[in-house]
Context: one part of a larger RNA
């Protein structure tokens, strides 16, 4: 200088992408505990205040003796507890062991689970909603096939997809694709029926007709989709109102500069001395939107961010010390 640890005077996050790493906290007794809440929680909330030894008076259980007629009464050991009053340290869970803490927002309801060896997370799963298939000799699966699972189960039950917890609530559209049924009639193979080719065949035409198509309906918690002009109010904007062009319908509640917003560090406001921050609105959303779920949510969370107090060697600025290494020498 390196690696591993120990201390540090003032400051205390001024470091850094970011308090990363370290520091603080810590057990257990007694006190006290808020916003919010699905009233179960939150909660060890936060904040506080003893803890060692000695002795002196209580309480409580057991248990032995002594007395007394008895409730009892008094001695003794042992277990547990209150309270005083003394005693020593810098310091008494004196060492180990052993949560720093509070606040806003986003995501995901929560316990689980994952990329063995660069991702633990918001991915995936979950209860619970909700479609759609099945009446059992069923539907799914797996086998060429006999057979086998689901199941020695029967729709409170199997399979098959979607969404994610309870809370409030899911708007329109069926033109397109799609799946369902319906279909008098249209289209339509081959086989068969007739018929024609001088007989037999190839062959040609005519009928007859299954699926399917067409046709007619229904189904979006099925795949999916959810407009543009232009005028208008006695300031000015604006535009409840109206004109038109279109569509299968023109985006409804909520929510909105968002993990989703280019413009954009959007603009106002809180917070900072100073924010491209962060959190409240505003909102014309390049391009949110309702189970490909919307919106808000106590509880959780080695999940993403932002603020505060407490801490500290992160820094200001290093500095000493312990144990190896390595530089030098044999």
């Nucleotide at each position: 200088u390196c690696u591993a640890a120990u201390u540090g005077a003032g400051g205390g996050a001024a470091u850094u992408c970011g308090g990363c790493a370290a520091a603080u906290u810590g057990g257990c007794c007694c006190c006290g505990u808020a916003c919010c809440u699905u009233c179960g929680g939150a909660a060890u909330a936060a904040g506080g205040g003893g803890u060692c030894c000695c002795u002196g008076c209580g309480g409580u259980a057991g248990u032995u003796g002594u007395u007394g007629c008895a409730u009892g009464a008094c001695a003794g050991c042992c277990a547990u507890u209150g309270c005083a009053g003394g005693g020593c340290u810098c310091a008494g869970u004196g060492a180990c062991u052993a949560g720093g803490g509070g606040g806003g927002u986003c995501c995901g309801a929560c316990u689980g689970u994952u990329u063995a060896a660069c991702a633990a997370a918001a991915a995936c799963u979950u209860a619970a909603c909700u479609u759609c298939c099945u009446g059992c000799u069923a539907g799914c699966c797996c086998g060429c096939g006999a057979g086998g699972g689901u199941g020695u189960g029967u729709a409170u039950a199997g399979g098959a997809g979607g969404u994610g917890a309870a809370g409030c609530c899911u708007g329109c559209c069926c033109a397109g694709u799609g799946u369902c049924a319906g279909u008098a009639c249209u289209u339509a193979a081959a086989a068969c029926u007739c018929c024609a080719u001088u007989c037999c065949a190839a062959u040609g035409g005519a009928g007859c007709u299954a699926a399917g198509a067409g046709c007619u309906g229904a189904c979006a918690a099925a795949c999916g989709g959810c407009g543009g002009g232009g005028g208008u109010a006695a300031c000015u904007a604006u535009a409840a109102c109206u004109c038109u062009c279109u569509u299968a319908a023109g985006g409804u509640a909520g929510c909105g500069u968002a993990a989703u917003a280019c413009c954009u560090u959007g603009u106002c406001g809180u917070u900072u001395g100073a924010a491209u921050g962060a959190c409240g609105a505003c909102u014309u959303g390049c391009a949110c939107g309702a189970a490909u779920g919307g919106c808000g949510u106590a509880a959780c969370g080695a999940g993403a961010u932002c603020c505060c107090c407490a801490c500290u060697g992160u820094c200001c600025c290093c500095a000493a010390u312990u144990a190896g290494a390595a530089u030098c020498c044999c």

RNAcentral holds the full RNA, with entries from ENA and SILVA. Predicted 3D model of a 330-nucleotide part of an RNA (large-subunit ribosomal RNA, domain IV) from a Candidatus Woesearchaeota archaeon. Its mean pLDDT, the model's own confidence on a scale to 100, is 84.